[in-house]
RNA sequence: GCCUUCGUGGUGUAGUGGUUUGCAUGCUGGUUUCGUAUGCCAGAGGUCCGUGGUUCGAUUCCCUGCGAAGGCG
Repeated sequence: GCCUUCGUGGUGUAGUGGUUUGCAUGCUGGUUUCGUAUGCCAGAGGUCCGUGGUUCGAUUCCCUGCGAAGGCG
């Protein structure tokens, strides 16, 4: 230098045009316990990497930039 894949709460992931972006874990509060842990209930936390385009409508499709991983030279 070229090619491929990926970027979504603190962390790990699902979602692949229209729904409130779902789940696990973590965090906070309550309950349970003599106390802790577990269990149960509730809550907070997401400009879906940035930008432009297509579309009635984009986290999703396309261009480009940035970042990460892998491959080729």
The RNA shown here (transfer RNA) has 73 nucleotides and comes from Stegodyphus dumicola.
The RNAcentral record of the sequence draws on Ensembl Metazoa.
The coordinates come from a structure-prediction model, not an experiment, and the mean pLDDT is 82.
The source organism's lineage runs through Eukaryota, Eumetazoa, Araneomorphae, Entelegynae and Stegodyphus.